[in-house]
RNA sequence: GGCUCGCAAGAGCAGUCGCGAAAGGGUGAGUAACACGUGAGCAAUCUGCCCCUGGGUUCGGGACAACAGCUGGAAACGGCUGCUAAUACCGGAUGAAGAAAGCGAGUCGCAUGGCUUGCUUUCGAAAGGCGUAAUCCGCCCGGGGAUGAGCUCGCGGCCCAUUAGCUAGUUGGCGAGGUAACGGCUCACCAAGGCUCUGACGGGUAGGUGGUCUGAGAGGAUGGUCACCCACAUUGGUACUGAGACACUGACCAGACUCCUGCGGGAGGCUGCAGUCGAGAAUCUUCCGCAAUGCGCGAAAGCGUGACGGAGCAAUGCCGCGUGAAGGAUGAAGGUCUUCGGAUUGUAAACUUCUGUCAAGAGGGAAAAACAGUGAUGGUACCUCUGGAGGAAGCCACGGCAAACUACGUGCCAGCAGCCGCGGUAAUACGUAGGUGGCGAGCGUUAUUCGGAAUCACUGGGCGUAAAGGGUCCGUAGGUGGUUGGUUAAGUCUGAUGUGAAAUUUUGGAGCUCAACUUCAAACGUGCAUUGGGUACUGGCUGACUAGAGUGCAUCAGAGGCAGGUGGAAUUUGUGAUGUAGCGGUGGAAUGCGUAGAUAUCACAAGGAACACCAAAGGCGAAGGCAGCCUGCUGGGAUGUAACUGACACUGAGGGACGAAAGUCAGGGGAGCAAAAAGGAUUAGAUACCCUUGUAGUCCUGACCGUAAACGUUGUACACUCGAUGUCGGAGGAGUUGAACCCUUCGGUGUCUUAGCUAACGCGAUAAGUGUACCGCCUGGGAAGUACAGCCGCAAGGCUAAAACUCAAAGAAAUUGACGGGGGCCCGCACAAGCGGUGGAGCAUGUGGCUUAAUUCGAGGCCACGCGAAGAACCUUACCUGGGUUUGACAUCAAGUGAAGACUUGUGAAAGCAGGUCGUCCGCAAGGACACGAAGACAGGUGCUGCAUGGCUGUCGUCAGCUCGUGCCGUGAGGUGUUCGGUUAAGUCCGGCAACGAGCGCAACCCACAUUGCCAAUUGCUAACAGAUAAUGCUGAGAACCUUGGCGAAACUGCCCGUGUCAAGCGGGAGGAAGGUGUGGAUGACGUCAAGUCAGUAUGGCCCUUACACCCAGGGCUGCACACGUGCUACAAUGGCCGGUACAGAAGGCUGCCAACCCGCGAGGGUGAGCGAAUCCCCAAAACCGGCCCCAGUUCAGAUUGCAGUCUGCAACUCGACUGCAUGAAGGCGGAAUCGCUAGUAAAGGCGUAUCAGCUACGACGCCUUGAAUACGUUCCCGGGCCUUGUACACACCGCCCGUCACAUCAUGGGAGUUGAGUUCACCCGAAGUCGUUGCACCAGCCCGCAAGGGAGGAAGGCGCCUAAGGUGGGCUUAAUGACUGGGAUGAAGUCGAAACAAGGUA
Repeated sequence: GGCUCGCAAGAGCAGUCGCGAAAGGGUGAGUAACACGUGAGCAAUCUGCCCCUGGGUUCGGGACAACAGCUGGAAACGGCUGCUAAUACCGGAUGAAGAAAGCGAGUCGCAUGGCUUGCUUUCGAAAGGCGUAAUCCGCCCGGGGAUGAGCUCGCGGCCCAUUAGCUAGUUGGCGAGGUAACGGCUCACCAAGGCUCUGACGGGUAGGUGGUCUGAGAGGAUGGUCACCCACAUUGGUACUGAGACACUGACCAGACUCCUGCGGGAGGCUGCAGUCGAGAAUCUUCCGCAAUGCGCGAAAGCGUGACGGAGCAAUGCCGCGUGAAGGAUGAAGGUCUUCGGAUUGUAAACUUCUGUCAAGAGGGAAAAACAGUGAUGGUACCUCUGGAGGAAGCCACGGCAAACUACGUGCCAGCAGCCGCGGUAAUACGUAGGUGGCGAGCGUUAUUCGGAAUCACUGGGCGUAAAGGGUCCGUAGGUGGUUGGUUAAGUCUGAUGUGAAAUUUUGGAGCUCAACUUCAAACGUGCAUUGGGUACUGGCUGACUAGAGUGCAUCAGAGGCAGGUGGAAUUUGUGAUGUAGCGGUGGAAUGCGUAGAUAUCACAAGGAACACCAAAGGCGAAGGCAGCCUGCUGGGAUGUAACUGACACUGAGGGACGAAAGUCAGGGGAGCAAAAAGGAUUAGAUACCCUUGUAGUCCUGACCGUAAACGUUGUACACUCGAUGUCGGAGGAGUUGAACCCUUCGGUGUCUUAGCUAACGCGAUAAGUGUACCGCCUGGGAAGUACAGCCGCAAGGCUAAAACUCAAAGAAAUUGACGGGGGCCCGCACAAGCGGUGGAGCAUGUGGCUUAAUUCGAGGCCACGCGAAGAACCUUACCUGGGUUUGACAUCAAGUGAAGACUUGUGAAAGCAGGUCGUCCGCAAGGACACGAAGACAGGUGCUGCAUGGCUGUCGUCAGCUCGUGCCGUGAGGUGUUCGGUUAAGUCCGGCAACGAGCGCAACCCACAUUGCCAAUUGCUAACAGAUAAUGCUGAGAACCUUGGCGAAACUGCCCGUGUCAAGCGGGAGGAAGGUGUGGAUGACGUCAAGUCAGUAUGGCCCUUACACCCAGGGCUGCACACGUGCUACAAUGGCCGGUACAGAAGGCUGCCAACCCGCGAGGGUGAGCGAAUCCCCAAAACCGGCCCCAGUUCAGAUUGCAGUCUGCAACUCGACUGCAUGAAGGCGGAAUCGCUAGUAAAGGCGUAUCAGCUACGACGCCUUGAAUACGUUCCCGGGCCUUGUACACACCGCCCGUCACAUCAUGGGAGUUGAGUUCACCCGAAGUCGUUGCACCAGCCCGCAAGGGAGGAAGGCGCCUAAGGUGGGCUUAAUGACUGGGAUGAAGUCGAAACAAGGUA
């Protein structure tokens, strides 16, 4: 000012204009940068609104929106004509101040210069509004301030060097343009600079800070909320407007994406608040309010504000509170465990008496505001009342670390696990339950950070052997540096000033009932800057010195280096000679050489390589390394002297030089040796070890390589710190004719040792001790000193040097064992020396295997196999078949009944089933014993586990060992003692000794035998006496002898000699019955073998319960192509057979031993004395004497078979023993191999006993008779003991362990390539836009002009530079993928060998 509505006030809606929109809010993509932090600077700058201050505010003009009309388009949005206002826009005036230029003056400063000021010239502004008005609000031009911004600089804060060179507007200058402003910011010209090992450039990663977490700190990690700064706004580019932007919710363009469309064209940008979708293990309400705080606009009222104030959701965190308190024992019930008694849950519950937080209901009801109004939160906090224990507890763990334990289930399964590790039938480790521990509205897991970790060591580590000293020296940068003055004040010390935002953290207060939280004050902020002071030390500058270092002079040693000569021995070859059959080689051989004359021997010659003795722990050299002798050239070192220089020094990243052997290239040389190669052996094989040949190479010259266990596994230099003893070089002293020994000292090279160090071993003036300086290197094992990349090399290869993945170890030193195809010493019937066997035969017996309905089970190298079994026809018996029983064959309880029991019938194979007859216990009673017996508790199991156990046993081994206390040594494991020298059967004893003692073992004590004394004297004995007999101790008697069996004695190296350490002992001897343990037994240390036994018994757990229990009959354990063990009998003459004739011991005997007699060939039968046993019985054989046999499958041997018998027994078929007669097999002394035995033993001979009816006994355990041989000795085999040594073994050598191949899985390198991402270079195209230029037939204002028109100015469009996106081509980086391929890692039981650990069998 307009339109619509309205009476008006006013409300709503659009437009012009002003201010704001560059604040606030979000995010962290980019950025390694003056982005940030901190401290400075701008004399090189700008700053709207705000404050202070000076001055001004005059005269005019023409438009354009809105609006009206017409009109295009689907829309977005326009177009044309016409009207109009302003603090919108335009022109003129004024001119203090101001700006620019020129000429001065004053003053100041850190260079350029700044500030103030005089004169001249030019340029040079404005707008009004409300109101009566003042005043107020504006407007214009200045000055100052404040605030904000811009720019510059010092310093600070990430990783990679497998990124070492980067740079062309690049670095600087002159001039110009541009900007608010300095500046290569931009442009023209000139110069060729600039940055970099104090890390440029490149790559990777990242917003920075205050702070936060952790840590004693120093550090390390981190940057969410809050605060400051920066950057960004769909991706990229661009400017416009403005005080301020290159602008989150402005503009233009390009790209991608989404949407609308009438297909012509348009629209959009939540990393604002809510909300949606997607992705994901995962992250909230499309809430209330501008009441407060703040911001913008406005004169104000006020309006706006998803800033903000609040509420909501989520235990996400922090804090506070509750889920009740007191009493309460029948220690309730239930649960769990149990030794079945009980224990525990547990005062816990119930029950009694109380309280009232939170929650609930009812009433009241805020503050948050200096003053006035206003309350979203909020009817919230809070207060009062009511009722009532009522509505309110879980999670994790319980093997150790680490607080907390039992049961069941499971059975290397299921599962657990942070590490170690649990689970294979008794799981405190899995699952569940009970109990317990911890925390508690939480608890546990996962992820991440710091700590522990001194495990990157600044504080605060190491490098001989554990990871780690560069192969050695020279030397650049750098680091460090002798004595003494002066000066300076950079480091350093101290004071002051400024700053180090607030918040956070700390301390002291205050406010919410407390706390968390909020708030006030202080402290801190270890830093930076400026300034005053100090000068010991370090540094800079300048003097002086000589102790470090170097030079000179004198002397000395040396396989130091290079070059040139030269010598002898030996090997080989050649020639000649002698000579003949072999040589050579090995563990043994062979290949090879040799009658074409080798080997051997002699002479001569050729050639190459290496230099015996001297020679040494010796010498020299930086290291590698250096050795006949002579000469030349040359490096270093030591000693002495003290003339000269005057700190010249030490170390040394990069760098340079040297650098064994092997290897490479070129040319020589080539005797011997000798990779490769060939042959011969060895062997399962032998691409090896051994042998015969033999080429590169080894040698020389030139050039590479650049590595070694290049080791003292010990970097270089300097200083300091007890000693002893060798040796090399020098000097001095003493001494000598001259020397040497000796003393002192310097340098080198060894050994031992003190202190000290070290994990230990060890080092120890040549340090691994104590210090200083500098360099190199290490950070678990493997992958790997490898891949990729780079550099070097002719190559081989070298240097630098990872990761994925994988393991819980790898490693060092020392200890104790065990082991060794290591050593020493010593034992044993271990070998040897002997005797006799086994292995061959037949038989017996055990085992395996096979078989079977069953052939029951166990034992398995030694240490199973004549073993359990000291007795399988039934029984035994556990196995099989069949028939039966089910509280049972056996035990306890128990209602009831009955004595028990005896006889007997049927059926049956028996068990059993079904019956019959007789009988009527003890006791006063209670009751007891026995039997029957429904039902039930229970019985029963030779079913499993000997790897759940007790007990017992075997074995090493009757081996001499195994330990302890105290002390000592060692960080410790552990050692010492117990080793050593002797000795012994012995850890037996002696001596010595840091040990002294002791225990279990050894020995002794015990038993038997051998001698003897005493006592005793029957059943044994019989000398003397007596008696008797055919004869006999037969009898009397005796106690001498023998014997028996009690107690004693005896033997102890006691005695002598020798030896030995004046020892222990050993050798010899005497005496003695016995002599050095008299002989034999019993006796078995600590331990080993998860040795054996659940079937002898006992026993945990598991399993069966009309059967895995029990009874019975029959069968089996005895089965037979075969194999093995242990035995017996033999193969004969040392014998067999026949006859004769002697001599034992020990044991046993009444369901027994059985004399004598009779019968039988005999086994045996009959009869029968004696004896419960020194009384009786059972009792020898070989031997000896005589005879026969005469070397044969026999007069050997006796298997097998036939017949006939005897005995035991219920019963000899399967399946007994024995007897007689007959039969008469194999077998002629036993392969490889293997066993026993050292004296009354082996061998041979018989006898007895247990078991047992009988017997498979030839077995086992004992007894006597006869009665030898041999042992040099410890080399070897086996086993063992002690000491020592090595060890990669410790389940301990039946150990450990390596590599290829095969299979599976995993990660990774190469790879023709393929695909993507990033980046860069060149060129093409080139939007928007600034700038420049041009500028029409375009344009109201101002000027000229009456007008037309012109001018000034503007301006569409064109052109140009720049330029985003895009395109083409090339390069680089990086990621993914790729046939195939390389190695690597891992994986209970695969293949081949046997490389390493012992002398690992070839160190």